[in-house]
């Protein structure tokens, strides 16, 4: 330099045009003398950034940024 691929909750990811969820992880309540388990309910998201497409965009196209992996010069 070129191609590829990921960027969604604290963490690990799923969802590829119309409700944002799933494990674990906090928190509050039940339970226990207590913890741990285990039950119930709940907080937590500008879906990386801009922009376009479209009635509607995490979803599709285009940039940019950042993190990878393969090719290639170069030393």
């Nucleotide at each position: 330099a070129g191609g590829u691929g990921c960027u969604u909750a604290g963490c690990u990811c799923a969802g590829g045009g119309g409700g944002a969820g799933a494990g674990c992880g906090c928190u509050a309540c039940c339970u226990u003398g207590a913890c741990a388990c285990g039950g119930u309910a709940g907080a937590g998201g500008u879906c990386g950034a801009g922009g376009g497409u479209u009635c509607a965009a995490a979803u599709c196209c285009c940039u940019c940024a950042g993190c990878g992996c393969c090719u290639a010069c170069c030393a």